About this RNA:
This is a predicted structure of an 82-nucleotide RNA (transfer RNA) from a bacterium. Model confidence (mean pLDDT): 81 of 100. It matches the Rfam family "tRNA". The family's RNA type in Rfam is transfer RNA.

């Protein structure tokens, strides 16, 4: 400098025909069990609101009735290439 790939809750990583974001684990919290703990088991669990309903997928912007998904720039990580 070029081509190619990734970037999603606290963490790994699903969302694949463009049509319910955070499935599933792991972490956390409460609760049982225990003398107590671990281990096991049950429920919870993005943010913001009393709700109703809004916001969030690296950053900006577009396309489209609808975008994590396609499009263009940019930032970062990583692979070839010169």
């Nucleotide at each position: 400098g070029g081509u190619c790939u990734a970037g999603u809750g606290g963490u790994g990583g699903a969302a694949u025909u463009g049509g319910u974001a955070u499935a599933c684990a792991c972490a956390c919290a409460a609760c049982a069990c225990u003398u107590a703990a671990a281990a096991u088991g049950u429920u919870g669990c993005g943010c913001c609101g009393c709700a109703a309903g809004g916001c969030a997928u690296g950053u900006g912007g577009g396309u489209u009735c609808g975008a994590g998904u396609c499009c263009c720039a940019c930032c970062u990580g990583g692979a070839c290439c010169a």